[in-house]
Molecule: transfer RNA
Organism: Minisyncoccota bacterium
RNA sequence: GGGUCGGUAGAUCAGGGGUAGAUCACUACUUUUACAAGGUAGAGGUCUCGGGUUCAAUUCCCGACCGGUCCA
Numbered sequence: 001g002g003g004u005c006g007g008u009a010g011a012u013c014a015g016g017g018g019u020a021g022a023u024c025a026c027u028a029c030u031u032u033u034a035c036a037a038g039g040u041a042g043a044g045g046u047c048u049c050g051g052g053u054u055c056a057a058u059u060c061c062c063g064a065c066c067g068g069u070c071c072a
Stems, first nucleotide, its partner, number of pairs: 001071007010024004018055001026042005048064005
């Protein structure tokens, strides 16, 4: 330098046009003499960035940046 895969909650990842969810972690309550485990509820997101298409973009297209991998 080129190909390819990826970038979404604190972490690991889903979701592939109708406005974002799971698990763990965190907070409160419950339970216990207490802690842990369990149960209930809650908080936490400019969906990497810029443009385009569309009534509507995390999603489709183009470019940039970053990371993994392969080739040179």